[in-house]
Molecule: Bacterial RNase P class A
Organism: Ktedonobacteraceae bacterium
């Protein structure tokens, strides 16, 4: 100097004029009125991919189904997030990334090619016999060749009729033991020599999960108009009435049944017993207030921890709109890029004060709130890796 990797903070400032929303105080009979003062979009407010707080079902549970997660440890209100580590993969590296449990519970799939893809001999090699000398029959073999993504662990040597872990050396895998570590796992020693892959296929194992959502929900006000459908009762006890003196009816309690709710089903629980509730058609209200911003809050200091995070102390209160506010104009700066010039610094390679001119100043707007993830985007700073040049 160039190319990269990782992280951090910022996201323009000032003045004048003019235009908005909310709060406190105040003037005013009141008003969509006036005055003073304070506050007024983001790191992503976006996506709606996760997790929760909160509200209601509901006083509230169990099982099945279904769904989610999937190496280990820590952190958090919680998560599939974050931090640290282990193992696999990528990169020369700084670093990045992983849908990372189980194939000996079972089922399925691996097309085509190939002899054969849970099984095996097409070519070949060796031995014996026959032979018309072209070949053929039997046996052995899986080292060589072929097919394929993958073919009886790999390479070298010995050995063999030819071969083969048959033996041996080194390595891979598997198992056992020892040592280290909270653990995932790592290292070493020994050994039988060793028939795959795939679970982002079904499945098994472990852990977790009720549902709906601020248009949740609560209150006030105003106004209307209802009409249909569904439905099951029975027994026992007590009590009252009637009368044909043992029958009928009403009320009440319990049990069984039936109907409904519990946002998939069953049990349980709750409500109802001509009613709750479900459902079809139709009518009215489309008003106002609350929820609505003090929070798992922000900032600073000290401490614990490798870190994520967390403890103590102190300070602060920072939009709450509802057709939806925080804008517009002018001027001066800041920052960045390019052009021109080259003071100055340096041994050099190189850097570049300052003056002037031109252009640019990103992505983008709260709507119950918070913690994450993903995506969009302007310049600045710090550290690290690689390459080149100079000394």
């Nucleotide at each position: 100097u160039g190319a990269g990797u990782a992280a951090g903070a910022c996201a323009g400032g000032c003045a004048a004029g003019u235009g908005c929303g909310g709060g406190c105080c105040u003037u005013g009979c009141g008003a969509g009125a006036g005055g003073u003062u304070c506050c007024g979009a983001g790191g992503a407010a976006a996506g709606u991919c996760c997790g929760a707080a909160c509200u209601c079902c509901a006083c509230a549970g169990a099982g099945c189904a279904g769904a989610a997660u999937g190496c280990u440890g820590g952190u958090u209100a919680a998560u599939g997030g974050c931090c640290a580590g282990u193992g696999g993969g990528g990169g020369c590296a700084a670093c990045c990334u992983c849908a990372a449990g189980g194939a000996u519970a079972g089922u399925g799939c691996c097309a085509c090619a190939g002899a054969a893809a849970c099984a095996a001999a097409c070519c070949g090699c060796c031995c014996a016999g026959c032979u018309c000398c072209g070949g053929u029959u039997g046996g052995g073999u899986a080292a060589g060749g072929g097919u394929g993504a993958a073919a009886u662990g790999g390479u070298g040597a010995g050995g063999u009729a030819a071969g083969a872990g048959c033996u041996u050396a080194c390595c891979a895998g598997c198992a056992a033991c020892u040592a280290g570590g909270u653990g995932a796992c790592u290292a070493g020693u020994u050994g039988g020599c060793u028939g795959g892959g795939u679970a982002a296929a079904c499945c098994c194992c472990a852990u977790u999960c009720g549902g709906a959502g601020c248009a949740a929900g609560a209150c006030c006000g105003a106004g209307c108009a209802g009409a249909g459908g569904g439905a099951a009762g029975a027994g026992u006890g007590g009590u009252c009435c009637g009368c044909u003196u043992g029958c009928g009816g009403g009320c009440u309690a319990c049990u069984c049944g039936c109907g409904g709710g519990u946002u998939g089903c069953u049990c349980g629980c709750c409500c109802g017993u001509c009613a709750a509730c479900c459902u079809u058609c139709g009518g009215g209200u489309u008003g106002g207030u609350c929820g609505c911003u003090u929070g798992a809050g922000a900032c600073a200091a000290c401490g614990a921890g490798u870190a994520a995070u967390u403890g103590u102390u102190g300070u602060c209160c920072u939009a709450g709109a509802u057709a939806g506010a925080u804008g517009c104009u002018u001027g001066c700066c800041g920052c960045c890029u390019c052009u021109c010039c080259a003071a100055u610094c340096g041994c050099a390679a190189g850097a570049a004060c300052g003056c002037a001119g031109a252009g640019g100043u990103a992505c983008a707007g709260a709507a119950u709130u918070c913690g994450g993830c993903u995506u969009a985007c302007g310049g600045c700073u710090u550290a690290c890796u690689c390459a080149g040049a100079c000394c």